[in-house]
This is a predicted structure of a 74-nucleotide RNA (transfer RNA) from a Candidatus Bathyarchaeota archaeon. The sequence is in RNAcentral, with records from ENA. NCBI's taxonomy places the organism under Archaea, Thermoproteati, Candidatus Bathyarchaeota. Its Rfam family is "tRNA". From the family's description: Transfer RNA (tRNA) molecules are approximately 80 nucleotides in length. RNAcentral records the identical sequence in 2 taxa.
């Protein structure tokens, strides 16, 4: 230099191919309930689409460029 794959709450992860509800789940965390207290359990809350641009009524999803990581080729 070329090619491929990946990047989503604090952590892990689904969704992306096939655009459309409030971006879902587990753990963690916070509040409440429960308990003599704690733990367990139950209920609820907070919190995320790597960055920029484009297409579209509408983009995590499609297109272009960039960043970072991994792999391969040279």
């Nucleotide at each position: 230099g070329c090619g491929g794959c990946g990047u989503u709450c604090g952590u892990c992860u689904a969704g992306c191919c096939u655009g459309g509800c409030u971006a879902g789940g587990a753990c963690a965390u916070c509040a409440g309930c429960c308990u003599g207290c704690c733990a367990c359990g139950c209920u609820g809350g907070u919190a995320a689409c790597c960055c920029g641009g484009g297409u579209u009524c509408a983009a995590a999803u499609c297109c272009c460029g960039g960043a970072c990581g991994c792999c391969g080729c040279a």